The RNA shown here (Glycine riboswitch aptamer) has 104 nucleotides and comes from Monosporascus sp. 5C6A.
Of the family's consensus pairs, 90% are formed in the model.
The RNAcentral record of the sequence draws on Rfam.

RNA sequence: GACUGCGAAUCUGGAGAGAGGCGUACACGCGUGCGCCCACCGAAGGGGAAGGCGCCAGCGCUGCUGACGCCCAAGCUCUCAGGUCCCGAGACAGAUGGGGUGAG
Numbered sequence: 001g002a003c004u005g006c007g008a009a010u011c012u013g014g015a016g017a018g019a020g021g022c023g024u025a026c027a028c029g030c031g032u033g034c035g036c037c038c039a040c041c042g043a044a045g046g047g048g049a050a051g052g053c054g055c056c057a058g059c060g061c062u063g064c065u066g067a068c069g070c071c072c073a074a075g076c077u078c079u080c081a082g083g084u085c086c087c088g089a090g091a092c093a094g095a096u097g098g099g100g101u102g103a104g
Stems, first nucleotide, its partner, number of pairs: 003104002006099001009096005018038001020037007039084003045080001046078003051071004056066004
């Protein structure tokens, strides 16, 4: 210095689930906000652990079981948060890509 990966930023695509009920305020709209209740969704964010390592004890002992400590992942799982007409948000993906040369 270049390429790949990474990656700010920009554009695009992007699923699921009640236009729920009651009350209230503003409005005079199948509306908006807030509170409560019931029913749902998983792809903002967040939590969990399969497993691995160490150590102690026991046993049927090149292994097994149990306790403790540490590491630990997802599109799995939980639904705390968020969401359930449109808008907005949206994991992730595609394109461009400042930067960067500590990774390959």